[in-house]
RNA sequence: GCCUCCGUGGCUUAGCGGUAGAGCACAGCCUUGGUAAGGCUGAGAUCCCGGGUUCAAAUCCCGGCGGAGGCU
Numbered sequence: 001g002c003c004u005c006c007g008u009g010g011c012u013u014a015g016c017g018g019u020a021g022a023g024c025a026c027a028g029c030c031u032u033g034g035u036a037a038g039g040c041u042g043a044g045a046u047c048c049c050g051g052g053u054u055c056a057a058a059u060c061c062c063g064g065c066g067g068a069g070g071c072u
Base pairs, nucleotide, nucleotide: 001071002070003069004068005067006066007065010024011023012022013021018055026042027041028040029039030038048064049063050062051061052060
């Protein structure tokens, strides 16, 4: 320098054009004499950045940035 893949709550991730879900973690409550475990409820992501297409974009296209792998 070139090619491929990836970037979504604190962490791990789902999503394949129509209001972003889950697990863990966190907070409150229930339960207990008190913990742990368990149960219920809740908060938290405008989806790496900028532009384009579209009635509508996390999703499609272009350009950046970052990460992983490969080629030379």